[in-house]
RNA sequence: CCGUGCUCCGGGGUCGGUGCAACUCCGAGCCGGCGGUGGCAGUCCGCGACCCGUCUGCAGCCAGCAGCCGGUUGACCUGGUGGAACUCCAGGACCGACGGUGAAAGUCCGGAUGGGAGGUAGCACGU
Numbered sequence: 001c002c003g004u005g006c007u008c009c010g011g012g013g014u015c016g017g018u019g020c021a022a023c024u025c026c027g028a029g030c031c032g033g034c035g036g037u038g039g040c041a042g043u044c045c046g047c048g049a050c051c052c053g054u055c056u057g058c059a060g061c062c063a064g065c066a067g068c069c070g071g072u073u074g075a076c077c078u079g080g081u082g083g084a085a086c087u088c089c090a091g092g093a094c095c096g097a098c099g100g101u102g103a104a105a106g107u108c109c110g111g112a113u114g115g116g117a118g119g120u121a122g123c124a125c126g127u
Base pairs, nucleotide, nucleotide: 002126003125004124005123006122007121008119009118014028015027016026017025030106031096032095033047034046035045036044042094043093051071052070053069055067056066057065058064076092077091078090079089080088098110099109100108
C1' cells in the first nucleotide's frame, strides 16, 4: 500500500404570549447526515434515511417480519470579491418522513439497543 472482518460516527424546544390543557399554536430565538464540486453547500449534482410497490423466504391463509429489485423523496435569491463560488463575504428568504399526543411537532415520545450512505476514524487478521 492492498484485502478481509469487527467497532465507532446526527444536531436542535430556549424565553415570552394565549389557553383548563401546547416543548405541537403565536412572536422571537435554536439545528443542519454522507460523497462530489475550478474555494468551505440544509437549498447545486448525487447518496443514505423515511415512505410506497412487485417478487422471494418464514407462516395453512391473513396480519407481521426479513431479503432483492424498482419507485417516490423538501427548500435560494440579490449584491460583492475572485481566474474560478447557486459553496466565501454582506443582505434578505426558504425547507425539514411516518405513527403518537388533552391542541396542529425539523426540535417531545415511539418504531430505533433498528437501518444506513460514507469516512487519510479506531482495532484485529492476512499477503